[in-house]
RNA sequence: UUGGGAUUAUCUGGAGAGCAACGCGGCGGCGACGGCGCGUUCACCGAAGGAGGAAACGCCGGUCAGGCGCGAAACUCUCAGGUAGCGGGACAGAUGGGGCCUU
Numbered sequence: 001u002u003g004g005g006a007u008u009a010u011c012u013g014g015a016g017a018g019c020a021a022c023g024c025g026g027c028g029g030c031g032a033c034g035g036c037g038c039g040u041u042c043a044c045c046g047a048a049g050g051a052g053g054a055a056a057c058g059c060c061g062g063u064c065a066g067g068c069g070c071g072a073a074a075c076u077c078u079c080a081g082g083u084a085g086c087g088g089g090a091c092a093g094a095u096g097g098g099g100c101c102u103u
Base pairs, nucleotide, nucleotide: 003101004100007097008096009095010094011093012092013091018042020041021040022039023038024037025036027034028033043083044082045081049079050077051076052075057069058068059067060066
């Protein structure tokens, strides 16, 4: 120098599900009420995170049965998180940086 790349920054796109009910607090208001925070209750969502985990592979086993480990997902579970908007958001695209590997 060539290519790849763990990873990272910025921008963009980005689904689903109650604008739930009740109670408490404080703010605005003459009041009726409004919206904010917290708690409780039930219903629901899966794409922060988390957990589970088939085959293969490894180990143990008088080498059988089986056991243990490792082991993926957008699959499953919903602990967490979320259910108008804002925000978050797996993942994807674009533009850069880039340990490391390679020529």

The prediction has a mean pLDDT of 84.
The RNA shown here (Glycine riboswitch aptamer) has 103 nucleotides and comes from Candidatus Amphirhobacter heronislandensis.
Of the family's consensus pairs, 90% are formed in the model.
The RNAcentral record of the sequence draws on Rfam.
It matches the Rfam family "Glycine riboswitch aptamer". Its family is annotated with glycine biosynthetic process in the Gene Ontology.
NCBI's taxonomy places the organism under Bacteria, Pseudomonadati, Gammaproteobacteria, Candidatus Tethybacterales, Candidatus Amphirhobacter.